This is a predicted structure of a 485-nucleotide part of an RNA (small-subunit ribosomal RNA, 3' major domain) from a metagenome. Its Rfam family is "Bacterial small subunit ribosomal RNA". Gene Ontology terms of the family: ribosome and structural constituent of ribosome.
Context: one part of a larger RNA
C1' cells in the first nucleotide's frame, strides 16, 4: 500500500420489511445430469451453465454411428507431360445411391478451301497422368486476435507539476455539508487535468409551423339500402420535417450571504419527466480454436471426400425453465364494441362456391398510410348450481386435411369417440415500486412444413404496498486490528 475480520461509524440497492403474483405437489413442453446405446455429435457447469450456442434436427442441416465407395481429391493455384478426342449430351449393365464398367453421338474461336453438306490446320478452355499441394467442426481458449459475460450504470480509476517522507509511498481523492453521482459548495500544501458520472443521440408525453396522398371529413353541395361514396375542403385526427418547451427559471421557508433541501405557483410535463442506446481502470489464466481469424502440434488411400440408412427424439430416475389447470371474479352458447406494431411477389390472398371442420376450388386487389391480415379479455342475454362436475384436458382408438421426393423411427392441424393426474401444493425459493405487477390477445424473425407453451416486439384492461433500516444479502467511503501478500 492492499486484502481479510462472526471490528466500529456513515450510506445505498426489490437487500430485508410492507404487499401482489408465482416456483417447489399434478399433467405436458423444453434444456441438463445420469443411465442406456453401434451412435445417442460437440460446446456451456455457483451467482454469471441448464426454452443456453440452436432466429426452426424427417432428408439436407450433421459435426456422430454401422455400411457401400473415392484418393491431386467436393474446392484453389502453379509446373511438367500425354491423348487427340476427350468436355458436354444420351443410352446400357450393376447398385439403396454414390460409384464402377461399357457403348453411342460429338461441340467452340481464328485462318484456309468449299459443290454451302462440309473438310483441313491451330490454339483458348476443358480433360487425363504425375508432382507441388488441397482438405481437417482433429488438439491446445493455460500460446493468441476478435467478440462476449460478470462485479455494475456500481462511482469509482488515474496522471502532470509542486510539497512531505531515507524509502516503499503519501498528499491531491481526506475533512464539514450536499447529491442518483469523486454531483456541487465551503475548507484545505496543494494547483490543475484525463478516463468514467452528467450532457450531446434515439424514442415517448404538449404546442406551433410547413406539407395534404394512399390518410382525415367540421362546414357547403350531390348521391346510396349502407359506406368520405362523389364534387370539394385543409379546419380536426393523423402522418413526418422544422422549431418552441423544463432551467430549481419564479415565490416562500430552512441552510454558512454557499451548494442544496422542503413546500407552492404557473404548466401538457417539475426537480435526471418516462424508456432506450451508451459499460471507466480492472477482476474471474471467466466463455468461445465449432462464427471467423490465427501460432504450435497431429492426420494425409485418412482424423480428408461422396452416398443411402440410422442417430442427435432412447428412459428406472434426478434437477432447472416454462405452459395448462385444479374452477362460479368461473365454464359454455348466442349477439355485439374498441388497438398498436409489424409482414407480404417463388409472396399476402378478399367476396363467392364446396366441406361439420382442418381445408379445397377460384383469383378481385395489392411491390402497399391504397389490397390482405376477425383482436381477446370487455359488454348484453340464456344455461350450468359446487360435483372430480357442462371443472380439467393428458392418454388412446378411428376417420381425415396440409407441407414436402419422402411424415415408420420422427411433423403440424381437424372431426368423432375416450376422459388420466389434479380440489391451490412440505422444507425451501423467485419476480415486481406504476401504466409497473397481474391479466388479455396481436405480430415478427428463423421457416417447404414444424414439434413455438420458446425468443423478440406491440398494444388492451389495470392494482396493492413501502411505518422503516434492527436483521439477511451485495456494493461504496472513512477508520481500527492482523502471526496474510
Nucleotide at each position: 500500500u492492499g486484502a481479510c475480520g462472526g471490528g466500529g461509524g456513515c450510506c445505498c440497492g426489490c437487500a430485508c420489511a410492507a404487499g401482489c403474483g408465482g416456483c417447489g405437489g399434478a399433467g405436458c413442453a423444453u434444456g441438463u445430469g445420469g443411465u442406456u446405446u453401434a451412435a445417442u455429435u460437440c460446446g456451456a457447469u455457483g451467482c454469471a451453465a441448464c426454452g443456453c450456442g440452436a432466429a426452426g434436427a424427417a432428408c439436407c442441416u450433421u459435426a456422430c454411428c454401422a455400411a457401400g465407395c473415392c484418393u491431386u481429391g467436393a474446392c484453389a493455384u502453379g509446373c511438367a507431360g500425354g491423348a487427340a478426342u476427350u468436355a458436354g449430351u444420351c443410352c446400357u449393365a450393376u447398385g439403396a445411391a454414390a460409384g464402377u464398367a461399357g457403348g453411342a453421338u460429338g461441340a467452340c474461336a481464328g485462318c484456309u478451301c468449299u459443290u454451302c453438306g462440309g473438310a483441313g490446320u491451330c490454339g483458348g478452355a476443358a480433360u487425363c497422368u504425375g508432382c507441388a499441394c488441397a482438405g481437417g467442426u482433429g488438439u491446445u481458449g493455460c500460446a493468441u486476435g476478435g467478440c462476449u459475460g460478470u462485479c455494475g450504470u456500481c462511482a469509482g480509476c488515474u496522471c502532470g507539476u509542486g510539497u512531505c517522507g531515507u524509502g516503499a509511498g503519501a498528499u491531491g481523492u481526506u475533512g464539514g455539508g450536499u447529491u442518483a453521482a469523486g454531483u456541487c459548495c465551503c475548507g484545505u500544501a496543494a494547483c490543475g487535468a484525463g478516463c468514467g458520472a452528467a450532457a450531446c443521440c434515439c424514442u415517448u408525453a404538449u404546442c406551433a409551423u410547413u406539407a395534404g396522398u394512399u390518410g382525415c371529413c367540421a362546414g357547403c353541395g350531390g348521391g346510396u339500402a349502407a359506406u368520405g361514396c362523389c364534387g370539394g375542403g385543409a379546419a380536426c385526427u393523423c402522418u413526418a420535417g422544422u422549431g418552441a418547451g423544463a432551467c430549481u427559471g419564479c415565490c416562500g421557508u430552512u441552510g454558512u450571504u454557499a451548494a442544496a433541501a422542503c413546500g407552492g405557483a404557473g404548466g401538457a410535463a417539475g426537480g435526471u419527466g418516462g424508456g432506450g442506446a451508451c459499460g471507466a481502470c480492472g477482476u474471474c489464466a471467466a466463455g468461445u480454436c465449432a462464427u471467423c481469424a490465427u501460432g504450435g502440434c497431429c492426420c494425409u488411400u485418412a482424423u480428408g471426400g461422396c452416398u443411402a440408412g440410422g442417430g442427435c427424439g432412447a428412459c428406472a430416475c434426478a434437477c432447472g425453465u416454462g405452459c395448462u389447470a385444479c374452477a362460479a371474479u368461473g365454464g359454455u352458447c348466442u349477439a355485439u364494441a374498441c388497438a398498436a406494431a409489424g409482414g407480404g411477389u417463388c409472396c399476402c390472398g378478399a367476396g363467392a362456391c364446396c366441406g361439420c371442420g382442418a381445408g379445397g376450388u377460384g383469383g378481385a386487389g395489392g411491390c402497399a398510410a391504397u389490397c390482405c391480415u376477425u383482436a381477446a379479455a370487455g359488454u348484453a342475454g340464456g344455461c350450468c348450481c359446487c360435483a372430480g362436475u357442462u371443472c380439467g384436458g393428458a392418454u388412446u382408438g378411428a376417420a381425415g386435411g396440409c407441407u414436402g421426393c419422402a411424415a415408420u423411427u420422427c411433423g403440424c392441424c381437424u372431426u368423432c369417440a375416450u376422459g388420466a393426474a389434479g380440489c391451490c401444493g412440505g422444507a425451501a425459493u423467485c419476480g415486481c415500486u406504476a401504466g409497473u405487477a397481474a391479466u388479455c390477445g396481436c405480430g415478427u424473425a428463423u421457416c417447404a412444413g414444424c414439434c413455438a407453451u420458446g425468443a423478440c416486439g406491440c398494444g388492451g384492461u389495470g392494482a396493492a404496498u413501502a411505518u422503516g433500516u434492527u436483521c439477511c444479502u451485495g456494493a461504496g467511503c472513512c477508520u481500527u486490528g492482523u502471526a496474510c501478500a